The part of an RNA shown here (large-subunit ribosomal RNA, domain VI) has 247 nucleotides and comes from a metagenome. The full RNA is in RNAcentral, with records from SILVA.

[in-house]
Context: one part of a larger RNA
RNA sequence: CGUUAGAUAUUUGAGUGGACCUGACCUUAGUACGAGAGGACCGGGUUGGACGAACCUCUAGUGUACCUGUUGUGGCGCCAGCUGCAUCGCAGGGUAGCUACGUUCGGAAGAGAUAAGCACUGAAAGCAUCUAAGUGCGAAACUCGCCACAAGAUGAGAUAUCUUUUAAGGGUCGUAGAAGACUACUACGUUGAUAGGUUGUAGGUGUAAAGUCAGUAAUGACAAAGCCGAGCAAUGCUAAUUACCCU
Numbered sequence: 001c002g003u004u005a006g007a008u009a010u011u012u013g014a015g016u017g018g019a020c021c022u023g024a025c026c027u028u029a030g031u032a033c034g035a036g037a038g039g040a041c042c043g044g045g046u047u048g049g050a051c052g053a054a055c056c057u058c059u060a061g062u063g064u065a066c067c068u069g070u071u072g073u074g075g076c077g078c079c080a081g082c083u084g085c086a087u088c089g090c091a092g093g094g095u096a097g098c099u100a101c102g103u104u105c106g107g108a109a110g111a112g113a114u115a116a117g118c119a120c121u122g123a124a125a126g127c128a129u130c131u132a133a134g135u136g137c138g139a140a141a142c143u144c145g146c147c148a149c150a151a152g153a154u155g156a157g158a159u160a161u162c163u164u165u166u167a168a169g170g171g172u173c174g175u176a177g178a179a180g181a182c183u184a185c186u187a188c189g190u191u192g193a194u195a196g197g198u199u200g201u202a203g204g205u206g207u208a209a210a211g212u213c214a215g216u217a218a219u220g221a222c223a224a225a226g227c228c229g230a231g232c233a234a235u236g237c238u239a240a241u242u243a244c245c246c247u
Stems, first nucleotide, its partner, number of pairs: 001152001005163007015149004021049007033038001051106005059100004066093005071086006110144003117137004169246004173189005194239003197235005203228003211222004
């Protein structure tokens, strides 16, 4: 821009893409078959491999948020206590998020029409013949079925509702996000929990400083402390004001 008034939701599905794999074991059954040796079809079940999707409860990794220990050196006048720099100084842990080595799930079943093939009925050809007329079965292939997209499918579809002139609706702007290069998308904008803050808390670290007590001292106790808390809640304290534009 179109879809012929403008919108907001919900959809149909022409069409397109994806997926399509496979082993072993148990049972049927030591049955059918076979002199024996051996040893099934069909059917039922269990458990794997590779591949794929989603997710983070568990396990594991990362985690320059965070907590702790510690070395050298500088600073805060000194001690104590903090703090800068040294690859995040080094080291030990680690929430959220992101991940796999982790967890869950998937390939199917079924239907249709068939291939090779197997048949029924059956003439030409008094017989025979799956074929000539007619009929049936038959495969990971084909068409559906499963998953995703999909009306620019210009053949531009359908349904419901809103608005008829400054409307309905949308945008600018702001607060943000499991969304993201930008844009877009999604949530919210005081009729408000959108983010920050605050309070609490799951969780992390591992018992702060100061003081007192014990000990000659190192150290220990008061103390599951202190600090953090990307998660989860609550709370209008702060910021989402006012307004403008399209129609």
Its Rfam family is "Bacterial large subunit ribosomal RNA". The family is grouped with related families in Rfam's "LSU clan".